[in-house]
RNA sequence: ACCUGAAAAGGGCAAACCACACCGAAAGGGUGGGACGCAAAGCCACUGGCCUACGUUCUGAGUCAAUCGGAAUAGGGUAGCAGGGUUGCCAGG
Numbered sequence: 001a002c003c004u005g006a007a008a009a010g011g012g013c014a015a016a017c018c019a020c021a022c023c024g025a026a027a028g029g030g031u032g033g034g035a036c037g038c039a040a041a042g043c044c045a046c047u048g049g050c051c052u053a054c055g056u057u058c059u060g061a062g063u064c065a066a067u068c069g070g071a072a073u074a075g076g077g078u079a080g081c082a083g084g085g086u087u088g089c090c091a092g093g
Stems, first nucleotide, its partner, number of pairs: 002093004012038002017033004022029002036080001042086003046083003049078003054075001055073007
């Protein structure tokens, strides 16, 4: 430097769920509890997927106004969906 993660040591992270006079339009995130799992479940939205639709565009209703729907769409999100990039602990080879 590269490959591997069966066993071991010291540890680490934390799904669902619960709470919050935390953030957000939502999806989702944060903090505390919790523990299903994880050898990168550390970090990065670059590619594909998936979730959402404030705004925008188109459109229906309407007193053609206010307003209420419908469709499409990431400038939003997901790194615990996969690929990719990048850094790294221990052990074995």
This is a predicted structure of a 93-nucleotide RNA (c-di-GMP-I riboswitch aptamer) from a Deltaproteobacteria bacterium. NCBI's taxonomy places the organism under Bacteria, Pseudomonadati, Myxococcota, Myxococcia. The sequence was found by an Rfam model in a public genome assembly.